This is a predicted structure of an 82-nucleotide RNA (transfer RNA) from Candidatus Ghiorseimicrobium undicola.
Taxonomically the source falls in Candidatus Ghiorseimicrobium (Bacteria, Pseudomonadati, Candidatus Omnitrophota).
The coordinates come from a structure-prediction model, not an experiment, and the mean pLDDT is 82.

RNA sequence: GCGGACGUGGUGGAACUGGCAUACACGUACGGCUUAGGACCGUAUCCCUUCGGGGGUGAGAGUUCAACUCUCUCCGUCCGCA
Numbered sequence: 001g002c003g004g005a006c007g008u009g010g011u012g013g014a015a016c017u018g019g020c021a022u023a024c025a026c027g028u029a030c031g032g033c034u035u036a037g038g039a040c041c042g043u044a045u046c047c048c049u050u051c052g053g054g055g056g057u058g059a060g061a062g063u064u065c066a067a068c069u070c071u072c073u074c075c076g077u078c079c080g081c082a
Stems, first nucleotide, its partner, number of pairs: 001081007010026003019065001027045006046055003058074005
C1' cells in the first nucleotide's frame, strides 16, 4: 500500500429482511436471610428533565416516515496479502 472483520451502559455481550436501544449474565448499591460472612432472595443500576418528554450504539455526513442495522469519509482494534 491492497483486501476483509469489528467498535453498543462499569464489564462480557443481545437486538440487523431497517421498526420498543442496552435483552441476558457479571459487577455495584440498598434491603432481606445469618451470631457474622458466603451462598441464596427482592429492588435499583446510561444521561438530562418543567415528569409531558428529550438525548445517547467510535466521530461526522447522507438515504428513509423511521438507521446499532444501508451508503460515504475519518479514527481505532484485529486478521490476511504484498